The RNA shown here (transfer RNA) has 73 nucleotides and comes from Odobenus rosmarus divergens. Rfam family: tRNA. Rfam describes the family as follows. Transfer RNA (tRNA) molecules are approximately 80 nucleotides in length. Model confidence (mean pLDDT): 81 of 100.
RNA sequence: ACCUGGUUGGCUCAGUCGGUAGAGCAUGGGACUCCUGAUCCCAGGGUUGUAAGUUUGAGCCCUACAUUGGGUG
Numbered sequence: 001a002c003c004u005g006g007u008u009g010g011c012u013c014a015g016u017c018g019g020u021a022g023a024g025c026a027u028g029g030g031a032c033u034c035c036u037g038a039u040c041c042c043a044g045g046g047u048u049g050u051a052a053g054u055u056u057g058a059g060c061c062c063u064a065c066a067u068u069g070g071g072u073g
Base pairs, nucleotide, nucleotide: 001072002071003070004069005068006067007066010025011024012023013022027043028042029041030040031039049065050064051063053061
């Protein structure tokens, strides 16, 4: 330099045909327990990397940029 994948709560990751975002772990509260742990219930936490475009509507489609992994020379 070129090719290709990733970027979504604190962390690891889902998200189908474009129709207003979920899980596990972690955190906080409660139940249980002599206490801790385990188990069970509830809650909070997200400008979906940034900007622009298409669309009635974008996490999803197009473009540029940023960042990161892999490959080729």